Predicted 3D model of a 110-nucleotide RNA (Guanidine-I riboswitch aptamer). It matches the Rfam family "Guanidine-I riboswitch aptamer". The literature on the family includes a 2004 paper in Proc Natl Acad Sci U S A by Barrick et al., "New RNA motifs suggest an expanded scope for riboswitches in bacterial genetic control". The prediction has a mean pLDDT of 79.
[in-house]
């Protein structure tokens, strides 16, 4: 200085907010009371949908190496290994919003 399966997909988690659903509150008529359906409000409601990690779990497929089998070559199949290591802003963006999502294993630091 490069720089490589440091790959993809799913399932969840930690974390997120508030569309929706549930929760809580407000509320109309002469009057009172009670609070139901539309409605407004509230995530500074535990929640269910829902978003969701490179540096979190877990699976699956790939990938690489060896051994092995079939095959005259070209090439297949199989088994076992292994797939490491990872500190990190500010600021921007997406949906209803938010975030550890996505810019980004970026800048940066060591």
């Nucleotide at each position: 200085c490069a720089a490589c399966a440091g790959g993809c997909u799913c399932u969840c988690u930690a974390g997120g907010g508030u569309u929706c659903c549930a929760c809580g509150c407000c509320a109309a008529g002469c009057g009172a009371c009670a609070a139901u359906a539309c409605g407004g409000c509230g995530g500074u409601u535990c929640g269910g949908u829902c978003c969701g990690a490179g540096a979190g779990a877990g699976a699956g497929c790939g990938c690489a190496u060896u051994u092995u089998c079939c095959g005259g070559c070209a090439g297949g199949g199989a088994a076992a290994u292994g797939u490491a290591c990872a500190c990190g802003g500010a600021g921007g963006g997406a949906c209803a919003a938010a975030a550890a999502c996505c810019c980004g294993g970026g800048a940066g630091u060591a």